[in-house]
RNA sequence: GCCUCUGUAGCAUAGUGGUAUUGCGUUGCCUUGGUAAGGCAAAGGUCGAGGGUUCAAUUCCCUUCAGAGGCU
Numbered sequence: 001g002c003c004u005c006u007g008u009a010g011c012a013u014a015g016u017g018g019u020a021u022u023g024c025g026u027u028g029c030c031u032u033g034g035u036a037a038g039g040c041a042a043a044g045g046u047c048g049a050g051g052g053u054u055c056a057a058u059u060c061c062c063u064u065c066a067g068a069g070g071c072u
Stems, first nucleotide, its partner, number of pairs: 001071007010024003018055001026042005048064005
């Protein structure tokens, strides 16, 4: 220098055009004499960044950043 892959909540993940999913964790409540376990609920996301296409973009296109791998 070229090519490919990955980037989504504190962590790990699903989602290939139509309100962003689940688990763990966090907070509150229930249960207990008190814990643990269990149950219920809530908060937490500018989907790495910028632009384009579209009525509508996490998704398609372009550029760019970071990481991983390969070739030279």
Record summary: The RNA shown here (transfer RNA) has 72 nucleotides and comes from an archaeon. Its mean pLDDT, the model's own confidence on a scale to 100, is 83. It matches the Rfam family "tRNA". Rfam classes the family as a transfer RNA.